[in-house]
RNA sequence: ACGGCAGUAGCUCAACUGGCAGAGCAACGGUCUCCAAAACCGUAGGUUGAGAGUUCGAGUCUCUCCUGCCGUG
Numbered sequence: 001a002c003g004g005c006a007g008u009a010g011c012u013c014a015a016c017u018g019g020c021a022g023a024g025c026a027a028c029g030g031u032c033u034c035c036a037a038a039a040c041c042g043u044a045g046g047u048u049g050a051g052a053g054u055u056c057g058a059g060u061c062u063c064u065c066c067u068g069c070c071g072u073g
Base pairs, nucleotide, nucleotide: 001072002071003070004069005068006067007066010025011024012023013022019056027043028042029041030040031039049065050064051063052062053061
């Protein structure tokens, strides 16, 4: 330099051919307990890496850029 893959909650990952952004763990509160852990119930947490385009509508499609990983030379 070129090619490929990935980027979504604090972490690990979903979102089924474009149609309400979710789960587990972690955090916080509660039940239980002498206290704690475990278990159970609940709550909060997101400008979907940045910008632009297409569309009635974009996490999803297109373009540019950024970061990481793999490969080719």